Record summary:
This is a predicted structure of a 386-nucleotide RNA (Bacterial RNase P class A) from a Bacteroidota bacterium. The organism belongs to Bacteroidota, within Bacteria. Its Rfam family is "Bacterial RNase P class A". Rfam describes the family as follows. Ribonuclease P (RNase P) is a ubiquitous endoribonuclease, found in archaea, bacteria and eukarya as well as chloroplasts and mitochondria.

[in-house]
RNA sequence: AAAGCAAUCCGCCUUGUCGCGUUCCGCUUCGGUGGAAUGAGGAAAGUCCGGGCAACACAGGGCAUCCUGCUUCCUAACGGGAAGGGGGCGGAAGGGCAACCGACCGUUUACAGACAGUGCCACAGAAAAUAAACCGCCAACAGGGCUCCGGCUUUGGUGGUAAGGGUGAAAACGCGGGGUAAGCGCCCACGACACUUCCGGGCGACCGGAGUGCUGGUAAACCUCAGGAGUUGAAAGACCAAAUAGGCAGCAGAUGAGGCGGCCCGUCUCUGGCUUCGGCCGCUGCUGCGGGUAGGUCGCUGGAGAGCAUCGGCGACGGUGCUCCUAGAGAAAUGACAAGGGCCGAUUUAUCGGUACAGAACCCGGCUUACAGGAUUGCUUUUAUU
Numbered sequence: 001a002a003a004g005c006a007a008u009c010c011g012c013c014u015u016g017u018c019g020c021g022u023u024c025c026g027c028u029u030c031g032g033u034g035g036a037a038u039g040a041g042g043a044a045a046g047u048c049c050g051g052g053c054a055a056c057a058c059a060g061g062g063c064a065u066c067c068u069g070c071u072u073c074c075u076a077a078c079g080g081g082a083a084g085g086g087g088g089c090g091g092a093a094g095g096g097c098a099a100c101c102g103a104c105c106g107u108u109u110a111c112a113g114a115c116a117g118u119g120c121c122a123c124a125g126a127a128a129a130u131a132a133a134c135c136g137c138c139a140a141c142a143g144g145g146c147u148c149c150g151g152c153u154u155u156g157g158u159g160g161u162a163a164g165g166g167u168g169a170a171a172a173c174g175c176g177g178g179g180u181a182a183g184c185g186c187c188c189a190c191g192a193c194a195c196u197u198c199c200g201g202g203c204g205a206c207c208g209g210a211g212u213g214c215u216g217g218u219a220a221a222c223c224u225c226a227g228g229a230g231u232u233g234a235a236a237g238a239c240c241a242a243a244u245a246g247g248c249a250g251c252a253g254a255u256g257a258g259g260c261g262g263c264c265c266g267u268c269u270c271u272g273g274c275u276u277c278g279g280c281c282g283c284u285g286c287u288g289c290g291g292g293u294a295g296g297u298c299g300c301u302g303g304a305g306a307g308c309a310u311c312g313g314c315g316a317c318g319g320u321g322c323u324c325c326u327a328g329a330g331a332a333a334u335g336a337c338a339a340g341g342g343c344c345g346a347u348u349u350a351u352c353g354g355u356a357c358a359g360a361a362c363c364c365g366g367c368u369u370a371c372a373g374g375a376u377u378g379c380u381u382u383u384a385u386u
Stems, first nucleotide, its partner, number of pairs: 001382010012341007020039008041357001045368002048366005053233004060265004065229005070084005085111001086109006094101002112224002117222002119218003134165002136161004141156006173191002176188003192215001193213003197210005237298004247289007256270005272281003305324008342355005
């Protein structure tokens, strides 16, 4: 210097004319008119999470269903964030006969449990976890050939073998020796892995040392363990005004009906009165027909708010003090035009083109997705120079 990756920020500016929404302050002949302040985001998007708030009368227990899953901390909370730990991958000064180890750097992680149980591991391969013999290796026996008479070689079935080779993503730990007829953790030392064994360090996940053990994978398969979860959603809801027919019919109900998310328990509300015994009037719930209204106010924006300073903390973040108020529309405002500039690209000195993704609707914290172009920081690779 170039390329790539990751993260953060900006993402058009100025002037003029005209036009809008909200709040406030005037003037007014009540028709209007003047002024000030302010007015769409980093994602307002998706509706994937978590909450605030509101309603369901108020709780509770069990089952089912669903979510989360290394540790500690932050937060209102989270599947979010910070700092660490373990594993994988890449690099790595160096140590070791080798296997292997390796401070440190980068990156990634759907990171509880496979010794509770049940499944699955296609094809290939002898065999895929209660394994097994295709090629091979070894031994004795029988037959043949050769012989320097030590033995060599070949065929057959029998027995042993899992070290070598093959298949495969994966083949029952690995390396160096010993032993064996030939081999095998069969034995020794070392290394890896596991451990509900002990010691030391750490809040903890874990780390180090000793000891024991011969040691498939898969739980984004069922499952087990631990922790957690009420539902609905601003068209949630609350209040006021007005109007009509607190209308008609049917069914069920008296120990039944209804409410509390799916079920059960539990709990709460209603469960009535009259009668000449024919029934009548109510109450609760469901279904159907029919009628009136669809207007206004609140919810609706002062917050788990923002900025600056300071203190504590590795950090996320928290405490304290001071300052600030920055949409609230209600079918939907937040803009249109003109000129000049900024940035980017092309072409070769003057012109052309581009200027992204996109628009609040109860609010807030995250996640994911989209984005012309510009700036900053970090890391990796390549090239050149010293």